The RNA shown here (ZMP/ZTP riboswitch aptamer (pfl RNA motif)) has 82 nucleotides and comes from uncultured Chthonomonas sp.
RNA sequence: GCUGGAAAGUGCAACUGGCGUUCACAGGGAUACCCUGGGGGAGCGCUUUCCAGAGGAAAUGUCGCACGCCUGGGCGCAAUGC
Repeated sequence: GCUGGAAAGUGCAACUGGCGUUCACAGGGAUACCCUGGGGGAGCGCUUUCCAGAGGAAAUGUCGCACGCCUGGGCGCAAUGC
């Protein structure tokens, strides 16, 4: 120097829904969405520090307001194509 893991700082950041129970985001409008405000937020980039080492597979994971049932997305890991 490279790879992986962890931490701190800093910046970016998708997604944040419907119904019911209910004191349990608020307001306005609409069918699982839109706008405004508040509250969350995985993950990604950069810098620094620490640990490990030439291998280690990944694996139904993870993120969005108390719970349940749903709907629709994001991110990470692995594989393939351009």

Rfam family: ZMP/ZTP riboswitch aptamer (pfl RNA motif). On this family, see Jones and Ferre-D'Amare, Nat Struct Mol Biol 2015: "Recognition of the bacterial alarmone ZMP through long-distance association of two RNA subdomains".